RNA sequence: GCGUGCUCCGGGGUCGGUGAAAUUCCGAGCCGGCGGUGACAGUCCGCGAACCUCAUCCCGCACGACGGGGCGAGGCCGAACCGGUGGAAAUCCGGUACCGACGGUGAGAGUCCGGAUGGGAGGCAGCACGC
Numbered sequence: 001g002c003g004u005g006c007u008c009c010g011g012g013g014u015c016g017g018u019g020a021a022a023u024u025c026c027g028a029g030c031c032g033g034c035g036g037u038g039a040c041a042g043u044c045c046g047c048g049a050a051c052c053u054c055a056u057c058c059c060g061c062a063c064g065a066c067g068g069g070g071c072g073a074g075g076c077c078g079a080a081c082c083g084g085u086g087g088a089a090a091u092c093c094g095g096u097a098c099c100g101a102c103g104g105u106g107a108g109a110g111u112c113c114g115g116a117u118g119g120g121a122g123g124c125a126g127c128a129c130g131c
Stems, first nucleotide, its partner, number of pairs: 001131007008123002014028004029111002031100002033047004042098002051075004056070005080096005102114003
């Protein structure tokens, strides 16, 4: 240095107004996982998560229905431009924009509640073993 195993770490964000009722509408704010990318990215490339279909295995229950979990394949998966500097930047500076799953909720949700004390891309984290 490489590989394997174990342990640990691994996302954020509100006030006001109206109203019978809204942190969901209106007004003004605020937030931005992981890896990569001649320079630093919510909006460039890719990944994760969520969701859908198929297939398969395990567990619970009365072998069922049903519920929960694991693995695999496919689908799906939001959004940015201009100017400046520079060798190089849709990543910095200036300006003006845009995006944000699913379920719930006396009123419609990126921001409240929930699945989630979960999962996870990954980690200039540690330890052990092997090469």
FMN riboswitch aptamer (RFN element) from Janibacter alkaliphilus, 131 nucleotides, folded computationally.
The RNAcentral record of the sequence draws on Rfam.
The coordinates come from a structure-prediction model, not an experiment, and the mean pLDDT is 83.
Lineage of the source: Bacteria > Actinomycetota > Micrococcales > Intrasporangiaceae > Janibacter.
Rfam family: FMN riboswitch aptamer (RFN element). Rfam links the family to the GO term FMN binding. Rfam's curators write: The RFN element is a highly conserved domain that is found frequently in the 5'-untranslated regions of prokaryotic mRNAs that encode for flavin mononucleotide (FMN) biosynthesis and transport proteins. This element is a metabolite-dependent riboswitch that directly binds FMN in the absence of proteins. In Bacillus subtilis, the riboswitch most likely controls gene expression by causing premature transcription termination within the 5' untranslated region of the ribDEAHT operon and precluding access to the ribosome-binding site of ypaA mRNA.The FMN riboswitch structure, reported in present an FMN-bound six-stem junction, adopts a butterfly-like scaffold, stapled together by opposingly directed but nearly identically folded peripheral domains.